[in-house]
This record gives sequence, C1' cells and structure tokens, in this order.
RNA sequence: GCUGGGAUAGCUCAGGGGUAGAGCGCCGGUCUGUGGAACCGGAGGUCGAUGGUUCGAAACCAUCUCCCAGUG
Repeated sequence: GCUGGGAUAGCUCAGGGGUAGAGCGCCGGUCUGUGGAACCGGAGGUCGAUGGUUCGAAACCAUCUCCCAGUG
C1' cells in the first nucleotide's frame, strides 16, 4: 500500500430502516445484629467523526479517524 472485520451505557456485548436493550457494575429500598446473598426500583448513551440516501438512519452509501487480522 491492498483486502476483510470491528467502534453502541463504567466493562462485556445484542440490536441490520420505525424514537436503543441485556448481563455485570453503580445508586436507593426491603430483608439482616452488621455485611453479603436474594428480591424490588432507579440513574447512566448526540450508537467513532463528517456528509449523503430516506417521510424516517445505530442500521444503507461515501470519505476520514482509531483498533484487530490477513497479504504484496
């Protein structure tokens, strides 16, 4: 340089056009002598960036940034 894959919550990852979720973690409550466990509730995201397509984009298209793998 070329090819392919990836970037979504603090972490690990789903979601593949119709207003974004799970597990763990965090906060509060119930319980307990205290803590843990269990159960209930809650907070936390301009979905890597910019533009385009569309009535509507996390998703499709283009370019760019970063990470991983392969290859000349």
Notes: A computed fold for a 72-nucleotide RNA from Roseibium sp. RKSG952, annotated as transfer RNA. The coordinates come from a structure-prediction model, not an experiment, and the mean pLDDT is 83. Taxonomically the source falls in Roseibium (Bacteria, Pseudomonadati, Hyphomicrobiales, Stappiaceae). Rfam family: tRNA. Its family is annotated with triplet codon-amino acid adaptor activity in the Gene Ontology. Rfam's curators write: Transfer RNA (tRNA) molecules are approximately 80 nucleotides in length.